The RNA shown here (transfer RNA) has 76 nucleotides and comes from an Anaerolineae bacterium. Rfam family: tRNA.
[in-house]
RNA sequence: GUGAGCGUAGCCGAGCGGUUAAGGCAUCUGACUGUGGAUCAGAAGAUCGAGGGUUCGAAUCCCUUCGCUCACCCCA
Numbered sequence: 001g002u003g004a005g006c007g008u009a010g011c012c013g014a015g016c017g018g019u020u021a022a023g024g025c026a027u028c029u030g031a032c033u034g035u036g037g038a039u040c041a042g043a044a045g046a047u048c049g050a051g052g053g054u055u056c057g058a059a060u061c062c063c064u065u066c067g068c069u070c071a072c073c074c075c076a
Base pairs, nucleotide, nucleotide: 001072002071003070004069005068006067007066010025011024012023018056027043028042029041030040031039049065050064051063052062053061
């Protein structure tokens, strides 16, 4: 440089045009306990990498762009 894939909460991760964007871990509160852990109950946290477009409606489709990963090519 060319092509492909991925980017969603602190971490992992579902979603495949239409309620309120699942779930797990972690965090916070309470119960329990002599304390802690474990367990149980509850709570808070993301408008989806960024910008634009299409659409009545976009995390989802299109374009641009940023980052990461993989493959190939070139040079050394």